[in-house]
Context: one part of a larger RNA
RNA sequence: CGUGCACGGUGGAUGCCUAGGCAGUCAGAGGCGAUGAAGGACGUUGUAGCCUGCGAUAAGGUUCGGGGAGUCGGCAAACAGACUUUGAUCCGGACAUUUCCGAAUGGGGAAACCCACCCGCUAUAAGGCGGGUAUCCUUACCUGAAUACAUAGGGUAAGGAGGCGAACCCGGGGAACUGAAACAUCUAAGUACCCGGAGGAAAAGAAAUCAACCGAGAUUCCCUCAGUAGCGGCGAGCGAACGGGGAUUAGCCCUUAAGCGUUUUGAGUUUUAGCGGAACACUCUGGAAAGUGUGGCCAUAGUGGGUGAUAGCCCCGUACGCGAAAAGGCUCUUAAUGUGAAAACGAGUAGGACGGGGCACGUGAAACCUUGUCUGAACAUGGGGGGACCAUCCUCCAAGGCUAAAUACUCCUGACUGACCGAUAGUGAACCAGUACCGUGAGGGAAAGGCGAAAAGAACCCCUGUGAGGGGAGUGAAAUAGACCCUGAAACCGUGUACGU
Numbered sequence: 001c002g003u004g005c006a007c008g009g010u011g012g013a014u015g016c017c018u019a020g021g022c023a024g025u026c027a028g029a030g031g032c033g034a035u036g037a038a039g040g041a042c043g044u045u046g047u048a049g050c051c052u053g054c055g056a057u058a059a060g061g062u063u064c065g066g067g068g069a070g071u072c073g074g075c076a077a078a079c080a081g082a083c084u085u086u087g088a089u090c091c092g093g094a095c096a097u098u099u100c101c102g103a104a105u106g107g108g109g110a111a112a113c114c115c116a117c118c119c120g121c122u123a124u125a126a127g128g129c130g131g132g133u134a135u136c137c138u139u140a141c142c143u144g145a146a147u148a149c150a151u152a153g154g155g156u157a158a159g160g161a162g163g164c165g166a167a168c169c170c171g172g173g174g175a176a177c178u179g180a181a182a183c184a185u186c187u188a189a190g191u192a193c194c195c196g197g198a199g200g201a202a203a204a205g206a207a208a209u210c211a212a213c214c215g216a217g218a219u220u221c222c223c224u225c226a227g228u229a230g231c232g233g234c235g236a237g238c239g240a241a242c243g244g245g246g247a248u249u250a251g252c253c254c255u256u257a258a259g260c261g262u263u264u265u266g267a268g269u270u271u272u273a274g275c276g277g278a279a280c281a282c283u284c285u286g287g288a289a290a291g292u293g294u295g296g297c298c299a300u301a302g303u304g305g306g307u308g309a310u311a312g313c314c315c316c317g318u319a320c321g322c323g324a325a326a327a328g329g330c331u332c333u334u335a336a337u338g339u340g341a342a343a344a345c346g347a348g349u350a351g352g353a354c355g356g357g358g359c360a361c362g363u364g365a366a367a368c369c370u371u372g373u374c375u376g377a378a379c380a381u382g383g384g385g386g387g388a389c390c391a392u393c394c395u396c397c398a399a400g401g402c403u404a405a406a407u408a409c410u411c412c413u414g415a416c417u418g419a420c421c422g423a424u425a426g427u428g429a430a431c432c433a434g435u436a437c438c439g440u441g442a443g444g445g446a447a448a449g450g451c452g453a454a455a456a457g458a459a460c461c462c463c464u465g466u467g468a469g470g471g472g473a474g475u476g477a478a479a480u481a482g483a484c485c486c487u488g489a490a491a492c493c494g495u496g497u498a499c500g501u
Stems, first nucleotide, its partner, number of pairs: 001500009015486001016450002020421002022418007029410002031164002039101003042055003046079001049075003061095006070083003106115003116133007135161009168199001169197005179186001183233001209216002220247005230238002251402003254346001259339005266332007274322003280295003284291001296313002298302001304316003351375008361387001382397005437444002457485001460472004
């Protein structure tokens, strides 16, 4: 030095676990905000820090309910001091307080800071306390130029708006990569993205619709028709409708009211705390019984979780039954009020020309819808459509308006589910994570779980630097479970021994 064996170190794989995730189902909720939001800064407990809660009334105040023995939030013990059967802590409803920044709104500003004015009260007051002072829009009123009447402008009052929020919805704008095996029409795609607006849904909606000579009867959504008919450098690709089957159904108005909103009367139901709630003992093994054995019991309850191993009958629960002082939701109902509301059946409209866009349809034989420019009817004895166009026939009545449900989504709340994950997985994040850290910034973005049933977390002694670490002793079922703590693989490093060289 190598090989074998034994025993260790290092390391943290594997197994087991779950405090966290992921995907859903069924319900709820679908908004918050000038009565100052979302999000923050700074404070706040007897004691330093962080988290949580709260706001100078500051881990909280008042009140009304629930509840019934301990409590003063967590990391996190200890000390000190308090509260509590005259009902605390805790849970729920309502109310009060709610610094400063932030739409931030008196003016400014390098957010959490600086500087004002007006009014009221006040105990001399150069103070204190309270209230107000942004902009825009609408309405009403007062003023008021050039310029006579006016108008613009100025002012006052009242009401509203502003900002935030995950997706869904409607509208206004609107790419490129890519595909076409290049590329220009085309595609991607009216997608991404930007802007405006709204609601719990939105939008659409009661035929100037389809159909085909039979008829149907608003809209929306699903299945089908059908990858069909078509469109298409007839390339790549794009791609219906009629009809049929379902979900859900609802119709109305313009001489006015179907409906909708707010408040209100009463009834029902429901939400926000809770309460009751059956039935088991012994034996054996063991550190521990829920396991074994024996004999019982309950069940409208044998979902689930916990307890020193695997518990229907030990605990929490579960089935079932019960419960609200206060506040709220929904349905019906009584009444009031607002809205509907534009007016009066639709004229610069229908139609036409040119140029675009939308329709599955790329200008095509291209109907239909829409409209930037220019034109421009009829008036129910009328007009539109039936895919160029004409006739016949059929069908409907534009140029005014409202309308629930079936449909889409989930930032959020509750219950439940999983041939979903189990710490390199599952969210980036099981742990004080959008943290540490990186970047001027936009932005990027981790690692990190496990002693034990219970801290019983090792008194005391010894070595040592009043160390680190270790040896005894003690606890424990176990300490090679000792806090770098379950299991403890491999690489890698050793000690001992045997053999070889």
Large-subunit ribosomal RNA, domain I from Motiliproteus coralliicola, 501 nucleotides, folded computationally. The prediction has a mean pLDDT of 86. Its Rfam family is "Bacterial large subunit ribosomal RNA". Rfam links the family to the GO terms structural constituent of ribosome and ribosome.